[in-house]
Context: one part of a larger RNA
Molecule: small-subunit ribosomal RNA, central domain
Organism: Desulfoscipio gibsoniae DSM 7213
RNA sequence: CUGGGCGUAAAGGGCGUGUAGGCGGCCCCGAAAGUUAGAAGUGAAACCUAUCAGCUCAACUGAUAGCCUGCUUCUAAAACUGUCGGGCUUGAGUGCAGUAGAGGGGAGUGGAAUUCCCAGUGUAGCGGUGAAAUGCGUAGAUAUUGGGAGGAACACCAGUGGCGAAAGCGGCUCCCUGUCCUGUAACUGACGCUGAGGCGCGAAAGCGUGGGUAGCACACAGGAUUAGAUACCCUGGUAGACCACGCCGUAAACGAUGGGUGCUAGGUGUUGGGGGUAUCGACCCCCCCAGUGCCGCAGUUAACGCAAUAAGCACCCCGCCUGGGGAGUACGGCCGCAAGGCUGAAACUC
Numbered sequence: 001c002u003g004g005g006c007g008u009a010a011a012g013g014g015c016g017u018g019u020a021g022g023c024g025g026c027c028c029c030g031a032a033a034g035u036u037a038g039a040a041g042u043g044a045a046a047c048c049u050a051u052c053a054g055c056u057c058a059a060c061u062g063a064u065a066g067c068c069u070g071c072u073u074c075u076a077a078a079a080c081u082g083u084c085g086g087g088c089u090u091g092a093g094u095g096c097a098g099u100a101g102a103g104g105g106g107a108g109u110g111g112a113a114u115u116c117c118c119a120g121u122g123u124a125g126c127g128g129u130g131a132a133a134u135g136c137g138u139a140g141a142u143a144u145u146g147g148g149a150g151g152a153a154c155a156c157c158a159g160u161g162g163c164g165a166a167a168g169c170g171g172c173u174c175c176c177u178g179u180c181c182u183g184u185a186a187c188u189g190a191c192g193c194u195g196a197g198g199c200g201c202g203a204a205a206g207c208g209u210g211g212g213u214a215g216c217a218c219a220c221a222g223g224a225u226u227a228g229a230u231a232c233c234c235u236g237g238u239a240g241a242c243c244a245c246g247c248c249g250u251a252a253a254c255g256a257u258g259g260g261u262g263c264u265a266g267g268u269g270u271u272g273g274g275g276g277u278a279u280c281g282a283c284c285c286c287c288c289c290a291g292u293g294c295c296g297c298a299g300u301u302a303a304c305g306c307a308a309u310a311a312g313c314a315c316c317c318c319g320c321c322u323g324g325g326g327a328g329u330a331c332g333g334c335c336g337c338a339a340g341g342c343u344g345a346a347a348c349u350c
Stems, first nucleotide, its partner, number of pairs: 003322004007304002012318001014201004021194003025088004030083001033081002035077008048066007091191001092188003095184004103177007110154001115149007125136002162169002206247006216240001220236004258317006266295011299306002323350003332343004
């Protein structure tokens, strides 16, 4: 010496589930595969190293020893790993008693608002902008009142509040359904962690078939602006947005921070639950668990910062990085209806 890394420099897979594999709690017994010790056999010669010797030296050559880090067999040891058997309960799970929630799916339903239609009142404007114009309006608009239709979204509550693996989830009611958390300690007895492949989920946009379309609005048309204006602004407006089923499989899919377990000062909010104290009871006060924020010590970091929700201290498993451009391109393969996605170079150049 036997790599170093991944919040922002290159680098955490978008997220789950799980196969192989890797890794794995406490106690006891056995055997001895790994492991350790000793012995024997073998490990060609040359080469290499040390010493000595032969050519006048050296190169070269020769001799002896070492080396050949290995393999096989036998004997022995039993701490550790593995293994056989037995046991345990703290990891994990189940039960029991409670709680919380925009978690998911389906059905139904409510009010406000926009638009449109009908009717009443009413008259000359409305709308829009920096200013205008296109546009709408005497066939009666805008405004206002009553009635009706339809679609989409749910003001206030609302909160660095809650739930979910992530994507994401917000009016109300019912039905079906997943999970967390708290308490208890009755049951199982290591049943665990991770997870190459695989499988599933996966915003928006986009695609296919059929519906639907109020407001909004890629494209498009017109009006302005301008030297021009294939824009920004305005008037319109189709796909789309919505629903059902089927594809697509991407994102600044971000905490730019993979998952699990344990350990390591505190302070202060907040959500859910439990215990104690107090009280008629609630509040208050103290403590515990789980989540979610802020501040901060040690430590860490290139710095910024992170700091029990670690980017600190350790272990296990997976993914990924290895100068910039070329390039997430080409070629090939796989997937897709397509758009394209996944995998993913090189020449050349700095």